[in-house]
RNA sequence: CGGGUCCGUGCAGGAGAGAGCUUGCGGGGAAUCGCCCCGCGGGCCGCCGAAGGCGUAACUCCCGCAACCGCUCAGGCAAAAGGACUGCCGGACUGC
Numbered sequence: 001c002g003g004g005u006c007c008g009u010g011c012a013g014g015a016g017a018g019a020g021c022u023u024g025c026g027g028g029g030a031a032u033c034g035c036c037c038c039g040c041g042g043g044c045c046g047c048c049g050a051a052g053g054c055g056u057a058a059c060u061c062c063c064g065c066a067a068c069c070g071c072u073c074a075g076g077c078a079a080a081a082g083g084a085c086u087g088c089c090g091g092a093c094u095g096c
Base pairs, nucleotide, nucleotide: 001095003094004093005092006091007090008089010088011087012086013085018045020044021043022042023041024040025039026038027037028036029035046077047076048075052073053071054070055069059064
């Protein structure tokens, strides 16, 4: 030299897709024979892609090998949480 790499219960930003239908249990509200809300599960259909995972080019004797490209197992589709990635901060290693 605003240099590079990695780590961090650190700070900030951070997309996409049904608050879908149905049903069980618990709680609450209203209450003229049946409705609404919340929490936790089951079944079904539709959908997202930026945790993770898998596949894949050039390249490579071979093994292998990248992605925000693809697949959607996992995860997700009101909020919350999570979130690749970016910036800052701190630490370690390191290049000129």